The prediction has a mean pLDDT of 80. The RNA shown here (transfer RNA) has 72 nucleotides and comes from Candidatus Woesearchaeota archaeon CG1_02_33_12. The RNAcentral record of the sequence draws on ENA. Its Rfam family is "tRNA". From the family's description: Transfer RNA (tRNA) molecules are approximately 80 nucleotides in length. By type it is a transfer RNA. The organism belongs to Candidatus Woesearchaeota, within Archaea.
[in-house]
RNA sequence: GCCCCAAUGGUCUAGUGGAUAGGAUUUGACCCUGCGGAGGUCAAGGCCCGGGUUCGAUCCCCGGUUGGGGCA
Repeated sequence: GCCCCAAUGGUCUAGUGGAUAGGAUUUGACCCUGCGGAGGUCAAGGCCCGGGUUCGAUCCCCGGUUGGGGCA
């Protein structure tokens, strides 16, 4: 230098044109409990950045950034 893959709450991860972006964990409140860090309920918190396509983009396209892998 070129090619391929990935990027979603603090962390791990599902999803893939119209769903309220789902789950686990974490944190907070409450309940329960002899007590509790166990159990239950509720809540908070997310689509890497910029452009394009589309009636509509987390999803498709282009560029970038970061990480991983390969070739030279």